About this RNA
SAM riboswitch aptamer (S box leader) from a soil metagenome, 98 nucleotides, folded computationally.

RNA sequence: UUUAUCGAGAGUGGCGGAGGGACCGGGCCCGACGAUGCCACAGCAACCUGGCGGAAAGCCGUGGUGCUAACUCCCGCCCCGAAACGGGGAGAGAUGAG
Repeated sequence: UUUAUCGAGAGUGGCGGAGGGACCGGGCCCGACGAUGCCACAGCAACCUGGCGGAAAGCCGUGGUGCUAACUCCCGCCCCGAAACGGGGAGAGAUGAG
RNA backbone atom coordinates (compact mmCIF):
# COMPACT_ATOMS: atom_id res chain seq x y z
C1' U A 1 0.00 0.00 0.00
C1' U A 2 -4.24 -3.61 -1.81
C1' U A 3 -8.13 -6.52 -0.08
C1' A A 4 -11.59 -9.16 3.42
C1' U A 5 -13.63 -9.06 8.23
C1' C A 6 -14.73 -6.48 12.91
C1' G A 7 -23.41 -7.05 16.67
C1' A A 8 -21.09 -14.01 17.55
C1' G A 9 -17.51 -16.97 20.48
C1' A A 10 -13.88 -18.28 24.29
C1' G A 11 -10.57 -18.22 31.45
C1' U A 12 -7.98 -20.51 35.11
C1' G A 13 -3.32 -20.51 37.67
C1' G A 14 1.48 -18.04 38.62
C1' C A 15 4.46 -13.37 38.66
C1' G A 16 3.74 -8.41 39.65
C1' G A 17 1.79 -4.00 42.29
C1' A A 18 -1.14 0.89 39.98
C1' G A 19 -3.37 2.59 37.16
C1' G A 20 -6.08 0.67 32.73
C1' G A 21 -9.82 0.40 28.51
C1' A A 22 -4.68 2.37 20.96
C1' C A 23 -3.79 8.15 20.34
C1' C A 24 -6.42 13.42 21.53
C1' G A 25 -11.16 15.48 23.78
C1' G A 26 -15.76 14.00 26.16
C1' G A 27 -18.58 10.05 28.43
C1' C A 28 -19.06 5.45 30.59
C1' C A 29 -16.72 1.44 32.73
C1' C A 30 -12.64 -2.05 34.86
C1' G A 31 -9.18 -1.95 39.11
C1' A A 32 -5.83 -3.40 46.18
C1' C A 33 -12.05 -8.91 46.41
C1' G A 34 -5.19 -7.08 42.70
C1' A A 35 -7.00 -4.58 37.10
C1' U A 36 -3.59 -3.32 32.59
C1' G A 37 0.77 -6.19 31.56
C1' C A 38 4.04 -10.78 31.29
C1' C A 39 4.34 -16.30 31.58
C1' A A 40 2.08 -21.24 31.57
C1' C A 41 -1.90 -24.13 30.55
C1' A A 42 -6.77 -24.31 28.75
C1' G A 43 -10.21 -22.56 25.32
C1' C A 44 -12.62 -19.78 21.08
C1' A A 45 -12.58 -18.98 16.03
C1' A A 46 -11.89 -20.72 10.96
C1' C A 47 -8.18 -15.81 7.70
C1' C A 48 -4.09 -18.93 5.65
C1' U A 49 -2.41 -24.11 5.59
C1' G A 50 -3.45 -29.48 5.89
C1' G A 51 -7.26 -33.50 5.60
C1' C A 52 -12.41 -35.29 3.84
C1' G A 53 -15.45 -33.98 -0.46
C1' G A 54 -15.68 -35.03 -8.30
C1' A A 55 -16.39 -29.83 -7.47
C1' A A 56 -19.28 -26.04 -5.11
C1' A A 57 -21.28 -25.93 -0.50
C1' G A 58 -20.00 -27.93 3.84
C1' C A 59 -17.27 -30.67 7.73
C1' C A 60 -12.71 -31.63 10.75
C1' G A 61 -9.22 -28.60 13.44
C1' U A 62 -2.79 -30.84 12.04
C1' G A 63 0.24 -26.57 11.46
C1' G A 64 0.89 -20.53 11.02
C1' U A 65 -1.41 -16.25 12.90
C1' G A 66 -5.22 -14.03 15.80
C1' C A 67 -8.38 -13.65 19.89
C1' U A 68 -10.53 -14.97 25.18
C1' A A 69 -14.87 -7.40 29.93
C1' A A 70 -18.23 -4.10 27.73
C1' C A 71 -20.48 -3.46 19.33
C1' U A 72 -13.49 -1.89 17.68
C1' C A 73 -17.01 0.05 25.21
C1' C A 74 -19.71 4.65 23.16
C1' C A 75 -19.45 9.55 20.91
C1' G A 76 -16.44 13.22 17.85
C1' C A 77 -16.64 14.20 10.89
C1' C A 78 -20.53 13.75 6.77
C1' C A 79 -25.59 12.35 5.06
C1' C A 80 -31.03 11.03 5.96
C1' G A 81 -34.50 12.26 9.77
C1' A A 82 -38.81 16.97 13.57
C1' A A 83 -36.22 14.03 16.98
C1' A A 84 -34.63 9.48 19.39
C1' C A 85 -31.05 6.55 24.65
C1' G A 86 -32.70 6.21 15.31
C1' G A 87 -30.33 4.68 10.63
C1' G A 88 -26.34 4.86 6.89
C1' G A 89 -21.38 6.22 5.61
C1' A A 90 -16.40 8.21 6.27
C1' G A 91 -12.01 8.57 9.15
C1' A A 92 -8.94 6.18 12.68
C1' G A 93 -7.75 1.44 14.64
C1' A A 94 -7.30 -4.12 15.00
C1' U A 95 -6.61 -8.89 12.57
C1' G A 96 -5.76 -12.08 8.32
C1' A A 97 -4.07 -12.83 3.31
C1' G A 98 -1.27 -10.55 -0.62
Of the family's consensus pairs, 91% are formed in the model.